The prediction has a mean pLDDT of 80. This is a predicted structure of a 74-nucleotide RNA (transfer RNA) from a Gammaproteobacteria bacterium. It matches the Rfam family "tRNA". By type it is a transfer RNA.
RNA sequence: GGCUAUGUAGCUCAGUUGGUUAGAGCACCGCAUUCAUAAUGCGGGAGUCGGUGGUUCAAGUCCACCCAUAGCCA
Numbered sequence: 001g002g003c004u005a006u007g008u009a010g011c012u013c014a015g016u017u018g019g020u021u022a023g024a025g026c027a028c029c030g031c032a033u034u035c036a037u038a039a040u041g042c043g044g045g046a047g048u049c050g051g052u053g054g055u056u057c058a059a060g061u062c063c064a065c066c067c068a069u070a071g072c073c074a
Stems, first nucleotide, its partner, number of pairs: 001073007010026004019057001028044005050066005
C1' cells in the first nucleotide's frame, strides 16, 4: 500500500424487510434485608449508535469518504 471484518451505555453484546419510544447482562448509585459484609429483592442514572456528507416522508440499519482496531496478502 491492497483486501476483509469490526466500531451501539463504564465492560461484553443484541437490535428481524429502514418505521415513529434504542435495549439486555454485568458493573455503578439509592433503598430494603443483615450486628456487618456478601448474596438476594426493588428502584434509578448513564447513549453525538466512531466522524462527515448523501439518499429517503423517515437512517443504528442503505451509499460515499475519512478515522480507529484486528486479520490476511505484498